[in-house]
The RNA shown here (transfer RNA) has 72 nucleotides and comes from a Minisyncoccota bacterium. The sequence was found in a public genome assembly. Its Rfam family is "tRNA". Rfam classes the family as a transfer RNA. Gene Ontology term of the family: triplet codon-amino acid adaptor activity. Model confidence (mean pLDDT): 82 of 100.
RNA sequence: GCCGCCUUCGUCUAACGGUUAGGACAUCAGGUUCUCAUCCUGGCAAUAGGGGUUCGAUUCCCCUAGGUGGUA
Numbered sequence: 001g002c003c004g005c006c007u008u009c010g011u012c013u014a015a016c017g018g019u020u021a022g023g024a025c026a027u028c029a030g031g032u033u034c035u036c037a038u039c040c041u042g043g044c045a046a047u048a049g050g051g052g053u054u055c056g057a058u059u060c061c062c063c064u065a066g067g068u069g070g071u072a
Base pairs, nucleotide, nucleotide: 001071002070003069004068005067006066007065010025011024012023013022018055027043028042029041030040031039048064049063050062051061052060
């Protein structure tokens, strides 16, 4: 250089083109406890960037960026 694949809360991981974008861990607040831990309840938090297709895009297409694999 060429050909692929991946990118979603702090982390990991779901989501037939129509979802309030869900769950676990973490974190924060409260309850429980003499205290800590455990346990219970609740909160916060995400679609890499840009464009296109579509009535509607996390999902399909293109470009860019980052990561990763193959190839000479």